[in-house]
Context: one part of a larger RNA
Molecule: large-subunit ribosomal RNA, domain IV
Organism: Myxococcota bacterium
RNA sequence: CUCUGGUUAAGGAACUCGGCAAAUUGACACCGUAACUUCGGGAGAAGGUGUGCCUCGGUUGGUGAGAGGAUUUACUCCUUGAGCUUUCCGGGGUCGCAGUGAUCAGGGGGUAGCGACUGUUUACUAAAAACACAGCACUCUGCUAACUCGUAAGAGGAUGUAUAGGGUGUGACGCCUGCCCGGUGCCGGAAGGUUAAGGGAACUCGUCAGCCUCUUCGGAGGCGAAGCGAUGAACCGAAGCCCCGGUAAACGGCGGCCGUAACUAUAACGGUCCUAAGGUAGCGAAAUUCCUUGUCGGGUAAGUUCCGACCUGCACGAAUGGCGUAACGACUUCCCCACUGUCUCAACCAGGGACUCA
Numbered sequence: 001c002u003c004u005g006g007u008u009a010a011g012g013a014a015c016u017c018g019g020c021a022a023a024u025u026g027a028c029a030c031c032g033u034a035a036c037u038u039c040g041g042g043a044g045a046a047g048g049u050g051u052g053c054c055u056c057g058g059u060u061g062g063u064g065a066g067a068g069g070a071u072u073u074a075c076u077c078c079u080u081g082a083g084c085u086u087u088c089c090g091g092g093g094u095c096g097c098a099g100u101g102a103u104c105a106g107g108g109g110g111u112a113g114c115g116a117c118u119g120u121u122u123a124c125u126a127a128a129a130a131c132a133c134a135g136c137a138c139u140c141u142g143c144u145a146a147c148u149c150g151u152a153a154g155a156g157g158a159u160g161u162a163u164a165g166g167g168u169g170u171g172a173c174g175c176c177u178g179c180c181c182g183g184u185g186c187c188g189g190a191a192g193g194u195u196a197a198g199g200g201a202a203c204u205c206g207u208c209a210g211c212c213u214c215u216u217c218g219g220a221g222g223c224g225a226a227g228c229g230a231u232g233a234a235c236c237g238a239a240g241c242c243c244c245g246g247u248a249a250a251c252g253g254c255g256g257c258c259g260u261a262a263c264u265a266u267a268a269c270g271g272u273c274c275u276a277a278g279g280u281a282g283c284g285a286a287a288u289u290c291c292u293u294g295u296c297g298g299g300u301a302a303g304u305u306c307c308g309a310c311c312u313g314c315a316c317g318a319a320u321g322g323c324g325u326a327a328c329g330a331c332u333u334c335c336c337c338a339c340u341g342u343c344u345c346a347a348c349c350a351g352g353g354a355c356u357c358a
Base pairs, nucleotide, nucleotide: 001353002352003351004350005349006348007347008346010344011343014342019339027051028050029049030048031047036041038172052094053093054092055091056090057089058088061085062084063083066080067079068078069077070076071074095099107337108336109335110334112332113331114329115328119131120130135170136169137168138167139166140165141164147156148155149154173324174323175322176321178254179253180252183251184250185247186246187245188244189243192242193241194240198236199235204230205229206228207227210223211222212221213220214219255273256272257271258270259269282316283313294310295309296308297307298306
């Protein structure tokens, strides 16, 4: 110097991102216990008092020596009850600094955020506000169910049957959940438009018997039925798409400018443009606010954090749920009491290690 323990004057969080770490508290009995509340809780709330030993008296349970009595004379029954032990209560006394004398054994309170809760999770840097959850809603599924696995047979779903099963979202509970169907999706509709394979075969073309013209008789040119073949129009032709409706606890979306009241300011009011519709209730500098340490109030001597308000919401907002909420949380924020070597500011002790020497 380092590690692990221990003690410390005065102060007591001044330390620090932050009371991290340490300290405090601690058992049992009794007294006492707030806001709030879903009436269960909160609660061991908080806060207090007692606790050893000796002796006396009472009291509770157990055991039951001995004695007495009864008769049906038995390993019988009844009564009484010493001693030992045990529970609780009261009186008196006594010792120490200290009596759950060592050990084991909650620190507490207030505020706000988030998540209702108990649970689950990144095996080896994250335990949470993330996931799950009961509850709620939408949607699919009538049974050979939907859906999933498998090429299939088949299996799960389920030896279940819509009070069931699958999918999706939200996430206890309370009060609620506004407007928009123009876009995308889904559901329904079928008049019209478009439309595949296929059906359909018109026209045209190739080949060719034969015929015509010319001929140097070798051939050249032209027309061309039937058959076979090629191309293949009109027309017929489903779903889908276009189209017509519905649907937002489907994906999603939810405006701008100008003027106006008898101080000023502001605008209940009016005008105008655009939109599918222009954000309702509630909340709001918020886990969301850039400007921003917004402004005001509270707490402090002093507060970029915190709490309560305001609303100018850069860029909250209603099951991608909104706002509250008792209880709960190794969650996050701020404050207070107690407590302390966290600190002012360091000291000493014990035992390991390092180090020196052998």